[in-house]
RNA sequence: GGGGGUGUGGUGUCAAUGGUAGCACAACGGUCUCCAAAACCGUUAGUCUAGGUUCGAAUCCUUGCACCCCCG
Numbered sequence: 001g002g003g004g005g006u007g008u009g010g011u012g013u014c015a016a017u018g019g020u021a022g023c024a025c026a027a028c029g030g031u032c033u034c035c036a037a038a039a040c041c042g043u044u045a046g047u048c049u050a051g052g053u054u055c056g057a058a059u060c061c062u063u064g065c066a067c068c069c070c071c072g
Stems, first nucleotide, its partner, number of pairs: 001071007010025004019055001027043005048064001050062003
């Protein structure tokens, strides 16, 4: 330099063909307990960036960024 893949709460991950972003763990609050743990109930928090297409984009297109792989 060329080609390919991945990017979703703090972490790990779902979401075929575009239509309410869900689950688990963690964190926080509560119930229970003499206290704590466990258990149960609840809360907070997310689509890498910038554009485009569309009534509607995590999903499609383009650019950029980060990481990984292959070729030279």

Transfer RNA from a Candidatus Nealsoniibacteriota bacterium, 72 nucleotides, folded computationally. The sequence is in RNAcentral, with records from ENA. Its mean pLDDT, the model's own confidence on a scale to 100, is 81. The source organism's lineage runs through Bacteria, Bacteria candidate phyla and Candidatus Nealsoniibacteriota. Its Rfam family is "tRNA". Gene Ontology term of the family: triplet codon-amino acid adaptor activity. Rfam classes the family as a transfer RNA.